Notes: This is a predicted structure of a 1385-nucleotide RNA (small-subunit ribosomal RNA) from an uncultured bacterium. Its Rfam family is "Bacterial small subunit ribosomal RNA". Gene Ontology terms of the family: ribosome and structural constituent of ribosome.
[in-house]
RNA sequence: CGGCAGCAUGUUCUAACUUCGGUUAGAAUGAUGGCGAGUGGCGGAGGGUGAGUAACGCGUAGGAAUCUACCUGAGAGUGGGGGAUAACUCGAGGAAACUCGAGCUAAUACCGCAUAAUCUCUACGGAGCAAAGCUGGGGACCUUUUAGGCCUGGCACUUUCAGAUGAGCCUGCGUCAGAUUAGCUAGUUGGUGGGGUAAAGGCCUACCAAGGCGACGAUCUGUAGCUGAUUUGAGAGGAUGAUCAGCCACACUGGGACUGAGACACGGCCCAGACUCCUACGGGAGGCAGCAGUGGGGAAUUUUGGACAAUGGGCGAAAGCCUGAUCCAGCAAUGCCGCGUGUGCGAUGAAGGCCUUCGGGUUGUAAAGCACUUUCAGUUGUGAAGAAAUGUAUGUAGUUAACAGCUACGUAAGCUGACGUUAACAACAAAAGAAGCACCGGCUAACUCUGUGCCAGCAGCCGCGGUAAUACAGAGGGUGCGAGCGUUAAUCGGAAUUACUGGGCGUAAAGAGCGCGUAGGUGGUCUACUAAGUCAUGUGUGAAAGCCCCGAGCUUAACUUGGGAAUUGCACGUGAUACUGGUAGUCUAGAGUAUGAUAGAGGAAAGCAGAAUUUCUAGUGUAGAGGUGAAAUUCGUAGAUAUUAGAAAGAAUACCAAUUGCGAAGGCAGCUUUCUGGAUCAUUACUGACACUGAGGAACGAAAGCAUGGGUAGCGAAGAGGAUUAGAUACCCUCGUAGUCCAUGCCGUAAACGAUGUGUGUUAGACGUUGGAAAUUUAUUUUCAGUGUCGCAGGGAAACCGAUAAACACACCGCCUGGGGAGUACGACCGCAAGGUUAAAACUCAAAUGAAUUGACGGGGACCCGCACAAGUAGUGGAGCAUGUGGUUUAAUUCGAAGAUACGCGCAGAACCUUACCAACACUUGACAUGUUCGUCGCGACUCUAAGAGAUUAGAGUUUUCGGUUCGGCCGGACGAAACACAGGUGCUGCAUGGCUGUCGUCAGCUCGUGUCGUGAGAUGUUGGGUUAAGUCCCGCAACGAGCGCAACCCUCACUUUUAGUUGCCAUCAUUAAGUUGGGCACUCUGAAAGAACUGCCAGUGAUAAGCUGGAGGAAGGUGGGGAUGACGUCAAGUCCUCAUGGCCCUUACGUGUUGGGCUACACACGUGCUACAAUGGUAUCUACAACAGGAAGCAAGACUGCGAAGUUAAGCAAAUCCCUAAAAGAUACCUCAGUUCGGAUUGCACUCUGCAACUCGAGUGCAUGAAGCUGGAAUUACUAGUAAUCGUGGAUCAGCGUGCCACGGUGAAUGCGUUCCCGGGUCUUGUACACACCGCCCGUCACACCAUGGGAGUUGGUUCUACCUUAAGGCAAGGUUCAAACCC
Repeated sequence: CGGCAGCAUGUUCUAACUUCGGUUAGAAUGAUGGCGAGUGGCGGAGGGUGAGUAACGCGUAGGAAUCUACCUGAGAGUGGGGGAUAACUCGAGGAAACUCGAGCUAAUACCGCAUAAUCUCUACGGAGCAAAGCUGGGGACCUUUUAGGCCUGGCACUUUCAGAUGAGCCUGCGUCAGAUUAGCUAGUUGGUGGGGUAAAGGCCUACCAAGGCGACGAUCUGUAGCUGAUUUGAGAGGAUGAUCAGCCACACUGGGACUGAGACACGGCCCAGACUCCUACGGGAGGCAGCAGUGGGGAAUUUUGGACAAUGGGCGAAAGCCUGAUCCAGCAAUGCCGCGUGUGCGAUGAAGGCCUUCGGGUUGUAAAGCACUUUCAGUUGUGAAGAAAUGUAUGUAGUUAACAGCUACGUAAGCUGACGUUAACAACAAAAGAAGCACCGGCUAACUCUGUGCCAGCAGCCGCGGUAAUACAGAGGGUGCGAGCGUUAAUCGGAAUUACUGGGCGUAAAGAGCGCGUAGGUGGUCUACUAAGUCAUGUGUGAAAGCCCCGAGCUUAACUUGGGAAUUGCACGUGAUACUGGUAGUCUAGAGUAUGAUAGAGGAAAGCAGAAUUUCUAGUGUAGAGGUGAAAUUCGUAGAUAUUAGAAAGAAUACCAAUUGCGAAGGCAGCUUUCUGGAUCAUUACUGACACUGAGGAACGAAAGCAUGGGUAGCGAAGAGGAUUAGAUACCCUCGUAGUCCAUGCCGUAAACGAUGUGUGUUAGACGUUGGAAAUUUAUUUUCAGUGUCGCAGGGAAACCGAUAAACACACCGCCUGGGGAGUACGACCGCAAGGUUAAAACUCAAAUGAAUUGACGGGGACCCGCACAAGUAGUGGAGCAUGUGGUUUAAUUCGAAGAUACGCGCAGAACCUUACCAACACUUGACAUGUUCGUCGCGACUCUAAGAGAUUAGAGUUUUCGGUUCGGCCGGACGAAACACAGGUGCUGCAUGGCUGUCGUCAGCUCGUGUCGUGAGAUGUUGGGUUAAGUCCCGCAACGAGCGCAACCCUCACUUUUAGUUGCCAUCAUUAAGUUGGGCACUCUGAAAGAACUGCCAGUGAUAAGCUGGAGGAAGGUGGGGAUGACGUCAAGUCCUCAUGGCCCUUACGUGUUGGGCUACACACGUGCUACAAUGGUAUCUACAACAGGAAGCAAGACUGCGAAGUUAAGCAAAUCCCUAAAAGAUACCUCAGUUCGGAUUGCACUCUGCAACUCGAGUGCAUGAAGCUGGAAUUACUAGUAAUCGUGGAUCAGCGUGCCACGGUGAAUGCGUUCCCGGGUCUUGUACACACCGCCCGUCACACCAUGGGAGUUGGUUCUACCUUAAGGCAAGGUUCAAACCC
């Protein structure tokens, strides 16, 4: 704007009825309330997300060639016409979405015409371009008169100028990583003409030019929205970009335009694609990175809530409507802040828990109890602020002709609250409803018990756990925080551990092999100018919020809010001019040039020389030569080696020669010549900053190697042969090719080292040395340039450096950032190749490294000692036996000891016992101890009976009648019974322990105090020169002293004296068979006491020392012999089975008894011994001399018996009295070299002794038997003098039993040059990658498993670039049909 199907209202008409008021029914009318779609206008460009983007995207500061709806100010206008088309009606198609045809109609929809400027265009003549009405009010006038013209108000419309706001565009500067991305670019860079845009511009196009960007990092690759800010940090920095705010980009993925002021548009359109859905299979629909919500993914992230009341937005005249913007509520301790879970008193320090030294301690004023309070939560009630506007009514002013209307400012009444059962306040009741989490080994605040036993587990780092876990688990207690506490992930800090502030590079990671030199960085003196850096000041900006300061508002705080400061930056203006820079000029001290000298293995080329080596020729000459640790391969009678003469060739240059010289480094060595580089000194003169360093770059660059061509004497990788060796692809030997040499070209590396970049200046000295110069007193001094040693200050982790710095400073370059992987892979560059340069990561470890210290070790060094070797003697290893061990066996063969330092060891003595083992049978408060209660006073002994193997059990009998006494069943004692505490364990742990012991080792060491040195560990002392058995002593010394060890003190033997003499002794006297007795104590001897030996004396030597050598004297001489005595420590050495003991375990048995058995087994192996193998002997006979010991449940003489072991009997002796007690080796005779007159095993018979008992399983005797064995392989032990060897004797244990063990005496040797070697030890020194300490540490392959990364026939995905083909939507252009035109094709 045109409408009206349905609902409601009104009006009009018709018909019927009528009480004449009307009622009912029907029709018409969009007039009204309303109403759905359509036409038209404005708004849908505000909310979300961070995919893309390394960019004018963002930040900041500027700029010019632009547009801007609504809004504001101003100028002008708004005349008069036209044709359509939705809706609607009819029809058609389609499953649907929707579409098509015909017809009707309106507008602020659309289109001409008119008018028009300070608008647009212009050839400056001119040409061109607009609009729309709607509504309120109205006096006069006019008309087609429910109204209009006209006037007026409001809104809308057209055009122009300006503003405001918003937007577009351009520029300087800033904005991640990678160079293993170094070249990129063709509309690319610029110009002219044209096009295009709102607008400058290669934005597009035609032509012209060949530019543009890049080491100040282009291009490429990877990653990423940017900022205000957040977080951390003292700061500088680092990390981040949630919420809030600004900008950008995006909307399922890609492309495209349309509309519009604004979009190439989140909830618009078209196309392509993927996906989902509907379908009648023909076609259609969709886009939550809007708010809720769902699914999925994930360690993880909320309600499908209320309201437009406030703030803001859109439309509208307004009422009003819309608004998942927004304001509120809900969920989550996610964060920040605040509050509560009570307060006071309360000791008998209750109970319970836990611990305990069993006394107690702790939980703990904590609880209970008594007296108070009521925040929060609960119930009931009262109850703010967020609300001011709009609107209505009305007043004044403006507009107007106007008292309509509108606008502005007032006045009045009233309306509007989602939150909300709001905040707040009052009342009520009762301590009533409200505490957890982590930790307790150190870092790090906080400790005990139990369980577990390298298991279970803990762990941020170090690390805990293998039977006493403050580290695991539980408990008690404690510590920290508290509505939270821990864990995980992440960022910064500590970390000066990327060092701008603020590090380093000789040896720890790190100086390029060396110079030249480009860019760059840095740069002497004076003057003037400039004002870029620099400094001062001002202006603009640096959004708000945040941080900071001062205030304000919620009871406080968090929070909110006002003001300020700050925003360290950028731009512009003004000023200053010391310094740096720039411009112009000056100077000579840096640097350079000239002149005169000097030294030199500086370089290049040519020539020359002699010695040596090898080869060749010739001579002499003969059997070997070479070579080695020793040999062989090899050469040689075809004449080598050796020697003489001659010739040839190549390479290298003896002596001089040096701590020397020269060179940038690599490097350079006979002599001469030529060419040539550099350095030093000295004198003057000249130039006038010309300088230093040096990314890239380009030269040089040992040896080896490569290419081409020469050369090749010697040497000599590879190769061959000979040796060595387990092997020997080595070391040694004989040959020998490349190579070494020359020319040309490459390679480009070395422990290319002073492991020390170059240059300049400053900072004590001393002593050498090379090349110059000067001075003087003529053998010295000074000075310049090199080259060395020591050393002050200083430096350094130290060792060390120290004017030739590693000191103090400046300039520039290179390099480092834990070890391994790795100077490797890939890529790139270089190279003929070999290879070089540049250079990662995955993964893995908690270290790797430097310097120094103390030990230990060394097939390192120096010195020293020991029966360690050597020199000797006797053995072991072979035989038989004894004994111990292993192994095996067994019911058991009990257990321990295991290189030295276990194995004749525990065991100084297993038939039972011992005995711990096995089998069987018994006992259970026990074989043994203490305590409580009760009972009995006798217990006991003996005999007998019954059962049994016995232990033991049951019963009968005989004998004898506990002690004391205050006379009290008072005390003591003994026994029995019952129950309980407990006994008991040779069960485990010697790696929980004490004690004791072995060993290094009777080795000479091990330490401390004070001082000194060192950052320190530590050192010194304690080392050094001598000496000793000795850390023994002397001397020296930054040490001075001291302790434990050594020695001495102790015992014994050897000498003497004194004393004492019985059981000892006997010179003298007497006596006897006899020291038998008297006597004596001189001697021997015994006991006790004392002396004696100290390098004291002499000589030599040494240092005038310590000491050593020799001598004298002496019984003894240099510790006189022997013993006892064992430092700090080592071996987790040995022992829980001597004893003691923590913990664990057993308790009618792992305890205690008994009988029998076993420890005594026996294919075998080992250790330790005995006896032998014989003549230095065996057998027989004869005969001297000892010592130490022992003896009463004993030693036993003598006598007798027996062949004997022994037996019978028995004197003496508790022992210098008696006994054991005979000592044996000795002497004589025989045996005469044999398996024997050696040897004695084994076996048979017969006995003796001990003992309850000799079967398993004792010792001995007699007779008989008569094995192996004829001196012992490899290997190995002990011993230095009264020793080895040999001979016997005694004792302990013990009933008996030993070849063992411990003692004793007799006889009585050999050898020792000496310290090279083996073993062990001590001191000093040196190296060390060892410290569990060389039995250490450690490298590589292989086997198996696992982790990471590669290769692999291939297969597949992604990103980017280039060429070509097809092509949607859409845009532009040309042509064309219809039409009035746009449109359309």